[in-house]
Context: one part of a larger RNA
């Protein structure tokens, strides 16, 4: 290559947007590229198959006839399907109105308890720490009380199995500006879709550059214990960094270890936003209830799995598209290009061994 796989056995890119490529609703009509018949060539000889001959026969050989055969090629016909080209429809999609929902983003502006420094006043021999001490800090008055001032970082109860976002992620309150999804109404466009190689943006924590900041916490660092020893766990200081501003970097066990989309396949519960209607009502932005859409979440029939389990947001049944895998271990190593200040990141082998 073919087959077969990708929660846990190698193997789903972090995440998304997207080009080109595949792949694609209904209904007409036209054409006739793929495609389907038929016909003609073409498709060497030997081989095969039958008959005669002919080596004395047989193998063998020669003559005739038949018969094979992808495929090319040119014509003539068909028109389900695929493609093209024209109208069209509207179950996909998307735009438009509505009310309500969010810790959805970016930015200003305030708020609040704790902490630490500090400044005054009280007040005096400790204090802090630990398993038990010790370093440490203390009469230059500590530790505690009270009250002021500054300063930086955070945002407790609420608060959830809850919510938003594409993922990373998001929690004090208001305000401006933005995004986005649900649900409902069916006014409009009319296939405008899915997926997506290459590209693009986005992307925690650590970390790098300028320039602020700097309370706590704290890598390294020092000191004090523990221990044979302790480059550790415990204590006590403590510097980069954590936090702003404006760039690089681009990686996580970035996980649900589970691509994206569509259709279709039992029920039962709780929750969250919606809608449509019914009871009650203190008439309230009340409370219960049924149907219903669209998320969370559990149990669990059919079904799947090696099993643990999945089980309408399958890992069922199926379709379209990508992405990756092919024993361990060398090895995410080494080497060539490549990004980047650098740390390094992407891509990514073999020899050898087993």
């Nucleotide at each position: 290559u073919u087959g077969g796989g990708u929660c846990u056995a190698a193997a789903a890119c972090a995440u998304c947007c997207g080009u080109a490529g595949c792949u694609u609703g209904c209904u007409u009509g036209a054409u006739a590229a793929g495609u389907u018949u038929u016909u003609u060539g073409u498709g060497a000889a030997a081989u095969c198959c039958c008959a005669u001959a002919u080596c004395u026969c047989a193998a063998g050989u020669a003559u005739g006839g038949g018969g094979c055969g992808a495929g090319c090629a040119a014509a003539a016909a068909g028109u389900a399907c695929u493609a093209u080209c024209a109208a069209g429809c509207u179950a996909g999609a998307g735009a438009c109105u509505g009310g309500a929902a969010g810790a959805c983003g970016u930015a200003a502006g305030g708020a609040g308890u704790a902490c630490a420094a500090u400044c005054a006043a009280g007040g005096u021999a400790g204090c802090g720490g630990u398993a038990a001490a010790a370093u440490g800090u203390u009469u230059u008055a500590a530790u505690c009380u009270u009250g002021g001032u500054u300063g930086g970082a955070c945002u407790a109860a609420c608060a959830a199995u809850a919510g938003c976002g594409a993922a990373g992620g998001c929690a004090c309150c208001u305000u401006a500006c933005g995004a986005g999804g649900a649900c409902a109404g069916u006014u409009c466009u009319g296939a405008c879709a899915g997926u997506a190689a290459g590209g693009g943006a986005u992307g925690a924590a650590g970390g790098c550059c300028a320039g602020g900041g700097g309370c706590g916490c704290a890598a390294a660092a020092c000191g004090g214990a523990u221990u044979a020893g302790a480059u550790a766990c415990c204590c006590g200081u403590g510097u980069a960094g954590u936090c702003c501003u404006g760039g690089c970097a681009g990686u996580a066990a970035a996980c649900a270890c589970u691509g994206c989309a569509c259709a279709c396949u039992a029920a039962a519960c709780a929750u969250c936003a919606g809608u449509a209607c019914c009871u009650c009502c203190u008439c309230g932005a009340g409370a219960g209830g049924u149907a219903u859409u669209g998320g969370u979440g559990c149990u669990g029939a059919a079904g799947g799995g090696a099993a643990g389990c999945c089980g309408a947001a399958g890992a069922g049944u199926g379709u379209g598209c990508u992405a990756c895998c092919u024993g361990g271990g060398a090895a995410g190593u080494a080497u060539a290009g490549u990004c980047g200040c650098a740390a390094g990141g992407c891509c990514g082998a073999a020899a050898c061994u087993u």
Source information:
This is a predicted structure of a 354-nucleotide part of an RNA (small-subunit ribosomal RNA, central domain) from a Candidatus Pacearchaeota archaeon. Taxonomically the source falls in Candidatus Pacearchaeota (Archaea, Nanobdellati). It was read from a public genome assembly. Model confidence (mean pLDDT): 86 of 100. Its Rfam family is "Archaeal small subunit ribosomal RNA". Its family is annotated with ribosome and structural constituent of ribosome in the Gene Ontology.